[in-house]
RNA sequence: CCAUCAUCAAGACCAGCUUAGGGACAGGCCCGAUACGAGUCAUCGUGAUAUGCUGGGGCAACCUUGUUAACACAAACAGAAGGUGCCAAAUCCUGCAACCCAUAAGACGGGUUGGAAGAUGACAC
Numbered sequence: 001c002c003a004u005c006a007u008c009a010a011g012a013c014c015a016g017c018u019u020a021g022g023g024a025c026a027g028g029c030c031c032g033a034u035a036c037g038a039g040u041c042a043u044c045g046u047g048a049u050a051u052g053c054u055g056g057g058g059c060a061a062c063c064u065u066g067u068u069a070a071c072a073c074a075a076a077c078a079g080a081a082g083g084u085g086c087c088a089a090a091u092c093c094u095g096c097a098a099c100c101c102a103u104a105a106g107a108c109g110g111g112u113u114g115g116a117a118g119a120u121g122a123c124a125c
């Protein structure tokens, strides 16, 4: 890496540095850059600054821990020291399929459910 199981509409910020990209992929849409002044038009200064990096802080409860059960395919509660994870937007929306609504019927559109893909944990290798 692949496989298996579980979860994914909740929650959680400051500062410094740096950059023009970033949100997995594709189509949308969104976050950000694209600003101001001076100038000898080279450039300089100020501001802004997503993502990322660093420091600190926080959220949560998958594993570990405790109690009570259980001895199966492993439940419930508590805790938050340890291992992870996470701190824009429902996994930002959609992607494939079935059913439903609407319509004379159909298209477009809307809704529900299940998948696919992705993320995280555990396990396994």
Base pairs, nucleotide, nucleotide: 004122005121006120007119008118013056014055015054016053017052021031022030023029025095026094027093028092035046036045037044038043057087058086059085062083063082065078066077067076068075091117096114097113098112099111100110101109
This is a predicted structure of a 125-nucleotide RNA (SAM riboswitch aptamer (S box leader)) from an uncultured Caulobacterales bacterium.
Model confidence (mean pLDDT): 81 of 100.